This is a predicted structure of a 72-nucleotide RNA (transfer RNA) from Curtobacterium sp. ZW137. Rfam family: tRNA. About the family: Transfer RNA (tRNA) molecules are approximately 80 nucleotides in length. NCBI's taxonomy places the organism under Bacteria, Actinomycetota, Micrococcales, Microbacteriaceae, Curtobacterium.
[in-house]
RNA sequence: GCGCCUCUAGCUCAGCGGAAGAGCAACGAGCUUCUACCUCGAAGGUCGGGAGUUCGAAUCUCCCGGGGCGCU
Numbered sequence: 001g002c003g004c005c006u007c008u009a010g011c012u013c014a015g016c017g018g019a020a021g022a023g024c025a026a027c028g029a030g031c032u033u034c035u036a037c038c039u040c041g042a043a044g045g046u047c048g049g050g051a052g053u054u055c056g057a058a059u060c061u062c063c064c065g066g067g068g069c070g071c072u
Base pairs, nucleotide, nucleotide: 001071002070003069004068005067006066007065010024011023012022013021018055027041028040029039030038048064049063050062051061052060
């Protein structure tokens, strides 16, 4: 230098045009003498940034950035 993959909640990931979900963690409540375990609840997201296509974009296209792999 070229090609490919990847970036979504604090962490690990799902969602591949109709508009965001799980597990774990943390928080609150119940249980317990208290903690832990267990049960229940609520919260947590400009979907890496920008532009475009579309009635509608996390999803498709382009540019930029971070990470990884390969080739030279």